[in-house]
Molecule: Bacterial RNase P class A
Organism: Gammaproteobacteria bacterium
RNA sequence: UGGGACGGCUGGGCAGUCGCCGCCAGCAAUUAUGCUGGGGGAGGAAAGUCCGGGCUCCAUAAGGCAGAGUGCCAGGUAACGCCUGGGGGAUGUUCAUCCACGGCGAGUGCCGCAGAAAAUAUACCGCCUAUUUUUUAGGUAAGGGUGAAAUGGUGUGGUAAGAGCACACCGCGUCUUUGGUAACAAAGACGGCAUGGUAAACCCCACUCGGAGAAAGACCAAAUAGGAUUCCUAUGAUGUCGCCUGCAUCGGAAUUGGGUAGGUCGUUAAAGGUUGGCAGUGAUGUCGAUCGUAGAUGAAUGGCUGCCGCGGGUUCUCCACCCGCACAGAACCCGGCUUAUAGGUCGUUCCACUGC
Numbered sequence: 001u002g003g004g005a006c007g008g009c010u011g012g013g014c015a016g017u018c019g020c021c022g023c024c025a026g027c028a029a030u031u032a033u034g035c036u037g038g039g040g041g042a043g044g045a046a047a048g049u050c051c052g053g054g055c056u057c058c059a060u061a062a063g064g065c066a067g068a069g070u071g072c073c074a075g076g077u078a079a080c081g082c083c084u085g086g087g088g089g090a091u092g093u094u095c096a097u098c099c100a101c102g103g104c105g106a107g108u109g110c111c112g113c114a115g116a117a118a119a120u121a122u123a124c125c126g127c128c129u130a131u132u133u134u135u136u137a138g139g140u141a142a143g144g145g146u147g148a149a150a151u152g153g154u155g156u157g158g159u160a161a162g163a164g165c166a167c168a169c170c171g172c173g174u175c176u177u178u179g180g181u182a183a184c185a186a187a188g189a190c191g192g193c194a195u196g197g198u199a200a201a202c203c204c205c206a207c208u209c210g211g212a213g214a215a216a217g218a219c220c221a222a223a224u225a226g227g228a229u230u231c232c233u234a235u236g237a238u239g240u241c242g243c244c245u246g247c248a249u250c251g252g253a254a255u256u257g258g259g260u261a262g263g264u265c266g267u268u269a270a271a272g273g274u275u276g277g278c279a280g281u282g283a284u285g286u287c288g289a290u291c292g293u294a295g296a297u298g299a300a301u302g303g304c305u306g307c308c309g310c311g312g313g314u315u316c317u318c319c320a321c322c323c324g325c326a327c328a329g330a331a332c333c334c335g336g337c338u339u340a341u342a343g344g345u346c347g348u349u350c351c352a353c354u355g356c
Stems, first nucleotide, its partner, number of pairs: 001352010012308007020041002023038006043327001047338002050336005055213004062245004067209005072086005087101001088099004102204002107202002109198003124144002126140005152170006171193001172191008217265004227256006236250004272291008309325005
């Protein structure tokens, strides 16, 4: 200098003018409002609704089956399918990134076509031996072919030709020792050892799991017709996915008709934000300081103007001129994951080239 990897911050500023929502104070008003002043007013993802909870109700609420989810080890957390660290595997020159990472010698299924044969596994070509006059018999799985995959790989010896047939090394299995909390790694010994692959195939194993949801729900007000009809009804029925047992309660369901529906709470002090010390590799924990940070309800935070800033084009450069300034808006709250994101800036780090 160029090209990468990982992490963080920011993502327009100022002024004028008109306007919106909450809160506080004051003045007026018999209204539910008006005026004046002050302060505040969308996010890093508010998005997707994919997970986990808090909270509310069923409700006094247990056990089991079915079903669903996760799946290496150890930690963190309120919890998780999340995060951190480690192990193993894959990709990559590397920094780094990703993993749906328990079990196929428990069982069942599948592996099309091609090929002789794809697990109850075999002999097409070839090689060797004998016989025969180009056929037959026996041996073989080293060489070739087919295929994603063919009775472990390379080499040496041996053989009629071959083969773990034998040996050396590698691989695989079992056991022991060492290191580690563990996953696992290393070393050694024994064994000729093949029982292929596939579980985001059915399945087996381990662990976890009530449901519904803010239109949850609670309270005040208003209003009537405490209406009518039908069905089930204690040997029963109902009770927030389904089934069984238990438990509780005593009614449950459908059709039709009439009346009322305004407001308050929930609703923002939260597993909260910012920051410093200590402990820890880290996620995080703990102690202290400090702040008080939207609460709308057909749904507020905006419109216009001017100047500046940033990026790009043009230009040798500058000026001028032109173009552009991302993704995008709370609705009970929080912890994550995933997706979208113009540009600017900071830090750590890798590769290549060059210079000192």